Overview
Small-subunit ribosomal RNA, central domain from an uncultured Candidatus Saccharibacteria bacterium, 352 nucleotides, folded computationally.
Context: one part of a larger RNA
RNA sequence: CUGGGCGUAAAGAGUUGCGUAGGUGGGUAUUUAAGUAAGUAAUGAAAUCUGGUGGCUCAACCAUUCAGACUGUUAUUUAAACUGGAUACCUCGAGAGCGUCAUGGGUAACUGGAAUUUCUAGUGUAGGAGUGAAAUCCGUAGAUAUUAGAAGGAACACCGAUAGCGUAGGCAGGUUACUGGGGCGUUUCUGACACUAAGGCACGAAAGCGUAGGGAGCAAACGGGAUUAGAUACCCCGGUAGUCUACGCCGUAAACGAUGGAUGCUAGCUGUGGGGGGUAUCGACCCCUUCCGUAGCGAAGCUAACGCGUUAAGCAUCCCGCCUGUGUAGUACGAUCGCAAGAUUAAAACAU
Numbered sequence: 001c002u003g004g005g006c007g008u009a010a011a012g013a014g015u016u017g018c019g020u021a022g023g024u025g026g027g028u029a030u031u032u033a034a035g036u037a038a039g040u041a042a043u044g045a046a047a048u049c050u051g052g053u054g055g056c057u058c059a060a061c062c063a064u065u066c067a068g069a070c071u072g073u074u075a076u077u078u079a080a081a082c083u084g085g086a087u088a089c090c091u092c093g094a095g096a097g098c099g100u101c102a103u104g105g106g107u108a109a110c111u112g113g114a115a116u117u118u119c120u121a122g123u124g125u126a127g128g129a130g131u132g133a134a135a136u137c138c139g140u141a142g143a144u145a146u147u148a149g150a151a152g153g154a155a156c157a158c159c160g161a162u163a164g165c166g167u168a169g170g171c172a173g174g175u176u177a178c179u180g181g182g183g184c185g186u187u188u189c190u191g192a193c194a195c196u197a198a199g200g201c202a203c204g205a206a207a208g209c210g211u212a213g214g215g216a217g218c219a220a221a222c223g224g225g226a227u228u229a230g231a232u233a234c235c236c237c238g239g240u241a242g243u244c245u246a247c248g249c250c251g252u253a254a255a256c257g258a259u260g261g262a263u264g265c266u267a268g269c270u271g272u273g274g275g276g277g278g279u280a281u282c283g284a285c286c287c288c289u290u291c292c293g294u295a296g297c298g299a300a301g302c303u304a305a306c307g308c309g310u311u312a313a314g315c316a317u318c319c320c321g322c323c324u325g326u327g328u329a330g331u332a333c334g335a336u337c338g339c340a341a342g343a344u345u346a347a348a349a350c351a352u
Base pairs, nucleotide, nucleotide: 004323005322006321007306008305012320014203015202017201018200022196023195024194026090027089028088029087030086031085032084034083035082036079037078038077039076040075041074042073043072048069049068050067051066052064053063054062055061093193094190095189096188097186098185099184100183101182105179106178107177108176109175110174111173112156117151118150119149120148121147122146123145127138128137164171165170208249209248210247211246212245213244217243218242222238223237224236225235260319261318262317263316264315265314268297269296270295271294272293273292274291275290276289277288278287301308302307325352326351327350334345335344336343337342
């Protein structure tokens, strides 16, 4: 290489959102003859290989144009089903239009109440806080509690849901502005414009980094009190980075459905979100049906089993990524990127 695989054994890249090269690609008709098929001719050195025959006592070995192979290449003639090319057309794929609907999709500004904390003032007096029990800690310089007022930051109870939206990361108080995608209906338009996607571009939780702000609560580090044989912990009292905002980096996660994307096909039942049609009604609810999503079970089938099962891990096609015993090791070296932390790419000796 062939072959076999990738939910859990090694293996789906974080998303593939945009998309280049490349690969693959709907229906009809005509044509072409590159692929494809057949014929003819030339060539395909020798050795080698296969069959036959012969020589060494046999065999290995050797000889032998006696026949063939060397599956190839070139030229030419023919065929036209399939693939490709060309031309013309089509509408089911794809896209656009129109109507309508749902939505924590995104960005920015404004704004609301509850609570925590702090401060000011009043009432009030000896405790409060904390724990398994304590202590550190706060409090007669008046705490805790309670009432009124003020400040400031962060997060949004109930609704709230195996519910919704988003490519993924993710998204939740309210209002407004700008803005993205999607579903359904119609079949008005374009007429294959499609799928995938090496490189590339973009996005990408938390932590971390830089500059400037902000800082209520929480809280790595750190200090103290306990526990303990010890306790660099678990528990308690404090507490700084950080958590928040803006701009710029970082580029990783059990970034998980541990399941790449697209298309078609293959029993059903039940719940739920959105849309359409019908039935019913004065109208709505109910009921029936259909498309899209999201969950639970389950036929066939698949699977080593667990399980999956129209949202497939079933049956097929196309394209990409990845795996090849374990340790060494996602390490060394080199390279690229980064302010750094580090990230990406990625071995071997040796051991077994």